[in-house]
This is a predicted structure of a 354-nucleotide RNA (Bacterial RNase P class A) from a Patescibacteria group bacterium. The source organism's lineage runs through Bacteria and Bacteria candidate phyla. Model confidence (mean pLDDT): 76 of 100. The sequence is in RNAcentral, with records from ENA. It is recorded under the gene name rnpB.

RNA sequence: UGAGUAAAAAAGAUGAUCGCGGACGCUGUUGCGUUCGAGGAAAGUCCGAGCUCCAUAGGGCAAGGUGCUGGAUAACGUCCAGCGAGGGCGACUUUAGGGAUAGUGCCACAGAAAUAAACCGCCGGGCACUAAUUGCCCGGUAAGGAUGGAACGGUGCGGUAAGAGCGCACCAGCAGCCAGGUGACUGGCUGGCUAGGUAAACCCCACCUGGAGCAAGACCGAAUAGGGAAGGGAUGAUGCUGCCCGCGGAACCUUCCGGGUUGUGUCGCUAGAACCGUCAGGCAACUGCCGGUCCAGAUAAAUGAUCAUCGCCGUGAAAACGGAACAGAACUCGGCUUAUUGAUUACUCACGCC
Numbered sequence: 001u002g003a004g005u006a007a008a009a010a011a012g013a014u015g016a017u018c019g020c021g022g023a024c025g026c027u028g029u030u031g032c033g034u035u036c037g038a039g040g041a042a043a044g045u046c047c048g049a050g051c052u053c054c055a056u057a058g059g060g061c062a063a064g065g066u067g068c069u070g071g072a073u074a075a076c077g078u079c080c081a082g083c084g085a086g087g088g089c090g091a092c093u094u095u096a097g098g099g100a101u102a103g104u105g106c107c108a109c110a111g112a113a114a115u116a117a118a119c120c121g122c123c124g125g126g127c128a129c130u131a132a133u134u135g136c137c138c139g140g141u142a143a144g145g146a147u148g149g150a151a152c153g154g155u156g157c158g159g160u161a162a163g164a165g166c167g168c169a170c171c172a173g174c175a176g177c178c179a180g181g182u183g184a185c186u187g188g189c190u191g192g193c194u195a196g197g198u199a200a201a202c203c204c205c206a207c208c209u210g211g212a213g214c215a216a217g218a219c220c221g222a223a224u225a226g227g228g229a230a231g232g233g234a235u236g237a238u239g240c241u242g243c244c245c246g247c248g249g250a251a252c253c254u255u256c257c258g259g260g261u262u263g264u265g266u267c268g269c270u271a272g273a274a275c276c277g278u279c280a281g282g283c284a285a286c287u288g289c290c291g292g293u294c295c296a297g298a299u300a301a302a303u304g305a306u307c308a309u310c311g312c313c314g315u316g317a318a319a320a321c322g323g324a325a326c327a328g329a330a331c332u333c334g335g336c337u338u339a340u341u342g343a344u345u346a347c348u349c350a351c352g353c354c
Base pairs, nucleotide, nucleotide: 001350002349003348004347005346006345007344010341012310013309014308015307016306017305018304020037021036022035023034024033025032026031039326043337044336046335047334048333049332050331051213052212053211054210058245059244060243061242063209064208065207066206067205068082069081070080071079072078083097084095085094086093087092098204099203103202104201105198106197107196119145120144121141122140123139124138125137126136127135128134153171154170155169156168157167158166172194174191175190176189177188178187179186180185217267218266219265220263227257228256229255230254231253232252239247240246274293275292276291277290279288280287281286312323313322314321315320
C1' cells in the first nucleotide's frame, strides 16, 4: 500500500428566542416561575418473564416445543466457554448436532435388483456324436462390466475351479477394556471381521408448557326496566379455553325481537431482575459489596422550530459554501430479528522499503 476478519462504542455540544406535554410552587381564571421531557433500534410482535384475573393453577390423555457438553440467568428457543463435523493459506467462521440391532414407511428416474440383489460376465458339471466351437439345463460366484446420489466396508498380497474377511497387512467403522477430561470427547490396546440412507417421515427417549391478556383488572359516576318468543337447566346452567376426571357453583343461562342509559372519569402508570462508578470473584456470559442518581407518562395523544458559536465530514489557497442516516414511546423488563450513518480499535494474509 492492497485485500480481509472480528469487536466495542457514538448517534453532536453550549447558549438565546418562540411554542407544546407532565409535576411542583405562586397567583386566582389564565397567567408567571422552577424542573423534567424518545431510541439503539422506541420497529417486527418472533421467543422468555414480571404483573392482573380465572382453583392456591390440580391429575391423566391429546397437542405443542426444545434436543452435543458444561455453565450464566428470574426465565428463555437467549448468552458465554468448549467438543464433534464442514469451510478458509490465515485472522476467523457455519452448524435443529439425541436414537436407524423397538417397530413401520419411503428411497424419483435409471437399473436384473434399493436390502439381504445374478442382467451381462467368470467358473464347474450334465446333455446335444465330442477334443474344440456353439446351444440348452443345473449349480457356484458380488472379483469385473453396466445403472444410480447410494449396490451389502476400501486398497493390496495370498488363496481358489472361479470367487469370497476365506487368510493376512494397513485404513474406515463397530464392540469391550485402559488412560486423560466435570463432561461432550480424545488417545492407546484387544476382539469378532462388517451392520445402506432417511427421524426439518411417522415414531422412541429425555426435559419443558394451564388459559387469557393493561381493551388485564379495581373503583367512582350516569342511567335503570323491565317485557315478548323459542330452547336448555341440581338427571348440574356457567367457569377452570381440546377430551376425561376433579374442583367451584347459579336460579338462572343462550339466541332472536323491541326498548332505556352512558365518562375526551380515577387508579393500574412507572423506583425498576433500574442506571452510573470504584473494588472483588470468574477465561467469559455474569455475580457480589459499597457509594451515588431519579431518568417521559401523554390519551387522539407533548417531546418542535429558528438563530449564533464551536466540533465532525466534503469542496476550496483562503474567505466561504454545502452535508449529517434509520426512525419516533403507549403496562414494564430480558433477548432475537430487521432498518441505518460516519468513524475507531485489535488481528490476519500478500507485496514493497528500512